[in-house]
The prediction has a mean pLDDT of 87. Predicted 3D model of a 460-nucleotide part of an RNA (small-subunit ribosomal RNA, 3' major domain) from an uncultured bacterium. Rfam family: Bacterial small subunit ribosomal RNA.
Context: one part of a larger RNA
RNA sequence: UGACGGGGGCCCGCACAAGCGGCGGAGCAUGUUGCUUAAUUCGAGGCAACGCGAAGAACCUUACCUGGGCUUGACAUGUGGGGAAAAGCCGUAGAGAUACGGUGUCCUUCGGGGCCCCAUACAGGUGGUGCAUGGCUGUCGUCAGCUCGUGUCGUGAGAUGUUGGGUUAAGUCCCGCAACGAGCGCAACCCCCGGGUCUAGUUAGGUUCCUAGACCGACUGCCGGGACCAACCCGGAGGAAGGUGGGGAUGACGUCAAGUCAGCACGGCCCUUACGUCCUGGGCUACACACACGCUACAAUGGCCGGUACAGCGGGCGGUGCGAAGCCGUGAGGCGGAGCGAAUCCCUGCAAAGCCGGCCCCAGUGCAGAUCGGGGGCUGCAACUCGCCCCCGUGAAGUCGGAGUUGCUAGUAACCGCGGGUCAGCACACCGCGGUGAAUACGUUCCCGGGCCUUGCACA
Numbered sequence: 001u002g003a004c005g006g007g008g009g010c011c012c013g014c015a016c017a018a019g020c021g022g023c024g025g026a027g028c029a030u031g032u033u034g035c036u037u038a039a040u041u042c043g044a045g046g047c048a049a050c051g052c053g054a055a056g057a058a059c060c061u062u063a064c065c066u067g068g069g070c071u072u073g074a075c076a077u078g079u080g081g082g083g084a085a086a087a088g089c090c091g092u093a094g095a096g097a098u099a100c101g102g103u104g105u106c107c108u109u110c111g112g113g114g115c116c117c118c119a120u121a122c123a124g125g126u127g128g129u130g131c132a133u134g135g136c137u138g139u140c141g142u143c144a145g146c147u148c149g150u151g152u153c154g155u156g157a158g159a160u161g162u163u164g165g166g167u168u169a170a171g172u173c174c175c176g177c178a179a180c181g182a183g184c185g186c187a188a189c190c191c192c193c194g195g196g197u198c199u200a201g202u203u204a205g206g207u208u209c210c211u212a213g214a215c216c217g218a219c220u221g222c223c224g225g226g227a228c229c230a231a232c233c234c235g236g237a238g239g240a241a242g243g244u245g246g247g248g249a250u251g252a253c254g255u256c257a258a259g260u261c262a263g264c265a266c267g268g269c270c271c272u273u274a275c276g277u278c279c280u281g282g283g284c285u286a287c288a289c290a291c292a293c294g295c296u297a298c299a300a301u302g303g304c305c306g307g308u309a310c311a312g313c314g315g316g317c318g319g320u321g322c323g324a325a326g327c328c329g330u331g332a333g334g335c336g337g338a339g340c341g342a343a344u345c346c347c348u349g350c351a352a353a354g355c356c357g358g359c360c361c362c363a364g365u366g367c368a369g370a371u372c373g374g375g376g377g378c379u380g381c382a383a384c385u386c387g388c389c390c391c392c393g394u395g396a397a398g399u400c401g402g403a404g405u406u407g408c409u410a411g412u413a414a415c416c417g418c419g420g421g422u423c424a425g426c427a428c429a430c431c432g433c434g435g436u437g438a439a440u441a442c443g444u445u446c447c448c449g450g451g452c453c454u455u456g457c458a459c460a
Stems, first nucleotide, its partner, number of pairs: 001460002004456002007454007015444002019408005026296003030292003034287001042053002064282002067279004073122001077121007088103006106113002124271002127269001129267001133265002135260003138256001140254001145184006151160003164175003190248004195216007219242001222236005298401001302360007314347003321340002326335003367398001372393007414436007
């Protein structure tokens, strides 16, 4: 000087408390441990691994296993030599890779190029090392801190500044002070939402409204009170909005030899008829268990039936998308193809909770929907292992969950549906969107994390 303390003082944070909903019990889905396996590829490991890398494992992906093949190689460049085109298509054999047969024939300013074979130099490796690394990321933490120049003090490490008195969300600002300044952070400048003015506008029209843009608007500016009449705090006016208006982007010096050699890059190490590469099938989907994130429930503020109302964000084809009306089907879906490269058309006459009417009458039920049987639809070369959906039947556990644990302070929680990415198909996950819309906060003693000052000294 730091770090630490079941030392002290001051102060923050959904940290506790207050309150609302969950998790922990059930079934299922997903991830993980473990066990199993020929293989169940690999990584991630308290917070900060475990619906994580996976924004899509039937083949592919795929890195794993079984078996069948190849060796200048699936891919790149160079040199020497040689050659005929090669790919594609058809046939035969084969599980296919592939082999054989047939067919087929490129450009050229003619030197050649492209292609194939042999040889060689090399390729290739998701093999190891994240304790050799770059880059990127998580985390403390959006916490208020971390430093520098000069000066001063100290033999020195270092201190001062940055401490103190106030104040703030803030090292924010004010006052004081051997300090005076400055930098990285804070704030502001950026984006979205909320009020207004103007301009423009197609795709019926639209002054209201919508869309797009520019500008105005909020600054403690005004008033009162408090304060050192400083910073600032409290109240008020006006205002769509106040005292950082709400949200986002933004992450200082650093910490964890944190994470990633499997995104990529890269040092050195290792394999080179194989640790490379092609293919078939299998596996990553196994299942006595255990944990984690979720979904659906246990019902009457409900379930079911009929009627009826109101969104927003988005997406859609020339590598073939979004797909209307109409018709068929109980339905999934099929036929159909209008319109639309989209403020025009479609997804989508868009929603669901809601509202109106009716049935159920507290029961493992007309709750709940797992599981299983049967039949069907769709995608795809192909749904056995192992997809999603529909219909009929079957109807399991479950009557609100021990110790414990978690989220949230307002358009939030909770409840409700909708869209998108990935994607042939597959979403209870993820990323967004709107609809309905609460309760509570006395307070800071206690738990957790953090900031400043101070004290002690087993530690560096």